[in-house]
RNA sequence: UCGUAUCAAGGCAAAUCUAUCGAAAGGUAGAGACGCAAAGCCGCGGGCCUAAAGCAUCAUGCUAUGGCAGCCGGGUUGCCGAUA
Numbered sequence: 001u002c003g004u005a006u007c008a009a010g011g012c013a014a015a016u017c018u019a020u021c022g023a024a025a026g027g028u029a030g031a032g033a034c035g036c037a038a039a040g041c042c043g044c045g046g047g048c049c050u051a052a053a054g055c056a057u058c059a060u061g062c063u064a065u066g067g068c069a070g071c072c073g074g075g076u077u078g079c080c081g082a083u084a
Base pairs, nucleotide, nucleotide: 011036012035016031017030018029019028020027021026034070040076041075042074044073045072046071047068048067049066054062055061
C1' cells in the first nucleotide's frame, strides 16, 4: 500500500402504525427494526409504479411532465483495518 472479520466506534432504517402533503404512485415527520459497507448523494442508461391534466374510445385504454437510489448498471464523495 492492498483490503480479508462473527472486531471496535459511530451511521442508516424494510414491513407495520400515527400525523401530514399528494389525483395516485409516493414523499416528509414520529414510533418501529427486516435488513444495509455506501441502504450517502445524483433520475444519466435500463427497468418498474402511478395517470390528475392531455389524447382516444360505446367501454376497456394510451402518454410523464409525477415517482422508486432498499431493482440493475453508471457518475460522485466517503469510516474502521485484527489475522494472514

Predicted 3D model of an 84-nucleotide RNA (c-di-GMP-I-GGC riboswitch aptamer) from Paenibacillus alkalitolerans. The sequence was found by an Rfam model in a public genome assembly. The source organism's lineage runs through Bacteria, Bacillati, Bacilli, Caryophanales and Paenibacillus. The coordinates come from a structure-prediction model, not an experiment, and the mean pLDDT is 86.